[in-house]
RNA sequence: GCGCGUGUAGCUCAAUGGUAGAGCCGACGACUUAUAUUCGUCUGGUUCCAGGUUCGAGUCCUGGCACGCGCA
Numbered sequence: 001g002c003g004c005g006u007g008u009a010g011c012u013c014a015a016u017g018g019u020a021g022a023g024c025c026g027a028c029g030a031c032u033u034a035u036a037u038u039c040g041u042c043u044g045g046u047u048c049c050a051g052g053u054u055c056g057a058g059u060c061c062u063g064g065c066a067c068g069c070g071c072a
Stems, first nucleotide, its partner, number of pairs: 001071007010024004018055001026042005048064005
């Protein structure tokens, strides 16, 4: 330099173009003499950036950025 893939909550990951979710973490409560375990409730998002298509984009298209893999 070229090609391919990935980018979503603090972390790991979902989400047919139609209200962005789960587990873990965290907070609170139940339980316990107390802690831990377990159970329940809750919190937490500019979906990497900028445009385009569309009534509507995390999703489709273009460019860029970061990371990974391959080729040279």
Annotation
The prediction has a mean pLDDT of 82. Predicted 3D model of a 72-nucleotide RNA (transfer RNA) from a Candidatus Vogelbacteria bacterium. Rfam family: tRNA. The family's RNA type in Rfam is transfer RNA. Taxonomically the source falls in Candidatus Vogeliibacteriota (Bacteria, Bacteria candidate phyla).